[in-house]
RNA sequence: GGGCAUGUAGCUCAGUGGCAGAGCGGCUGUCUUAUAAACAGCAGGUCCCAGGCUCGAUCCCUGGCAUGCCCA
Numbered sequence: 001g002g003g004c005a006u007g008u009a010g011c012u013c014a015g016u017g018g019c020a021g022a023g024c025g026g027c028u029g030u031c032u033u034a035u036a037a038a039c040a041g042c043a044g045g046u047c048c049c050a051g052g053c054u055c056g057a058u059c060c061c062u063g064g065c066a067u068g069c070c071c072a
Base pairs, nucleotide, nucleotide: 001071002070003069004068005067006066007065010024011023012022013021018055026042027041028040029039030038048064049063050062051061052060
């Protein structure tokens, strides 16, 4: 320098056009002498950035940025 993949909650990941979810973690409550476990609930996200297409974009297109892999 070229190619490919990935980027979504604190972490690991789903979601593939109709303004976003799970598990773990955090907080609160119930239970317990207390803790843990279990159960119930709550909070937490400019969906990497900027443009474009569209009535509408996390999703499609273009260009960047970051990380990983391959080639040179």